[in-house]
Formats: sequence, structure tokens, C1' cells
RNA sequence: CUCAUCCAGAGGGGUGGAGGGAACGGCCCUGCGAAGCCCCGGCAACCACCACGGUGAGGCGUGCCCGCGAUCUGCUGCGCAGCGGCAGGCGAGCUGGCGGGGUUCCCGUGGCAGGUGCCAAGUCCGGCCCGCGGCCAGUCCGGCCCGGGACAGAUGAG
Repeated sequence: CUCAUCCAGAGGGGUGGAGGGAACGGCCCUGCGAAGCCCCGGCAACCACCACGGUGAGGCGUGCCCGCGAUCUGCUGCGCAGCGGCAGGCGAGCUGGCGGGGUUCCCGUGGCAGGUGCCAAGUCCGGCCCGCGGCCAGUCCGGCCCGGGACAGAUGAG
């Protein structure tokens, strides 16, 4: 810097001894013990890993089918060193159709708990913008609430 998420969830002990909730304004928590540090426990499932599914995308093989296809054989036409027609054989390869396999990515579901994270209050709330949203007061300025967004922040991944 980019992207995703942020109304869910989960605390005890020891140590420490006055702050803490990012900043500001509120409002809270806190000597019934704050921050920090240590131990144990827990929550969640972002990343990693595993399994399954996907008429989701892209490569790679592959089976069958239609067609094309150098060449060969037979018959045959003509104006016969040649050029054609019809039928058939073999057939590298190719366009298309159908099917199946495997693989990479993507998406979804489930599992696990290795790497992080987290364990008062919605990110505790607000500010800035928007709402033919609501209430109060109404002459105007306005106040409160609700919803959406922005800003800022946190966490993860890159």
C1' cells in the first nucleotide's frame, strides 16, 4: 500500500501497585486491585492442512462418431506420356460433435487446530456527510433518537 472482516463468542491464578478503554469529547472499568509480565484455561476459524461437491474457469491426455485427407486397388470416360468419374482398402494428421480421465485455479460445505488473533461494554458511543426516517419544540436557530455511508482504528492475508 491492497483486499477481507469487525451487533456472535470466550477468564481464572500468580506477580505488580495506579492506571485503563488507540487520540479527542463523552460514558465507563479500576485498591472488592488498572496497565505490564508469567502460568493455566477458553473462544473463534483469517491463513496453512485434509475430505467432499460444482453445466465455475484454463491447460493436458484420451475413447467414439461425421467430415477432410498424401497414397494404393478395381471398374470406367475422353480429345489417352495426360486429365477426370465411381466404388473400395490403408491411413500420419486436421476442423467439428459427443463422452470420459487427470490436473491447476476459483467457489461452496465439512473437518482439524499447526501459524496468528482474541477473551467488560457493537470497534463502548460520538464527531464529518446523507435519509419524501421518527419524536420534541416551533417565528427562526435547533434538540433527541433511528438507519446508511465516510474518516480513523483493530485483526488477518498478500